A computed fold for a 72-nucleotide RNA from Astrocystis sublimbata, annotated as transfer RNA. Lineage of the source: Eukaryota > Sordariomycetes > Xylariomycetidae > Xylariaceae > Astrocystis. Rfam family: tRNA. From the family's description: Transfer RNA (tRNA) molecules are approximately 80 nucleotides in length. Rfam links the family to the GO term triplet codon-amino acid adaptor activity.
Parts: sequence; structure tokens; C1' cells
RNA sequence: GCACUCGUAGAGUAGUAGUUAACUCAUUCCUCUCCCAAAGGAAAGACCCGGGUGCGAAUCCCGGCGGGUGCA
Repeated sequence: GCACUCGUAGAGUAGUAGUUAACUCAUUCCUCUCCCAAAGGAAAGACCCGGGUGCGAAUCCCGGCGGGUGCA
């Protein structure tokens, strides 16, 4: 330099065009307990950036940035 692939809460993943972005752990609060842990309940928290298509984009297309793999 070229090709492929990935980028979604603090962490790990799902969602591959159709209302409202889901799950696990973690965090905070509440209940329970003499206290802690465990258990139960609740809350907060995210689509890498810019543009395009479309009634509608996390999803498709283009460009950029970053990670990984292969080739040179």
C1' cells in the first nucleotide's frame, strides 16, 4: 500500500430495514438481616464520526477514524 472483518451502556454480547435498542455482570437505591453476604425489587446508563438512499437507518451504500487478520 491492497483485501477482508469488527466498532452498540463501565465490561461482555444480541439486535442485519419497521413503533419503545434487549440480555448478563458491574454501579446506585429499597426490602429482608442485629450487621455483612446471599436473595428479591427498582433506577440510571449506549448505537465511532460525516454524508447518501429511503416514509423510516444500529442495520444498506460512500468517505473518514480506530482495532484485528491475511497478502505485498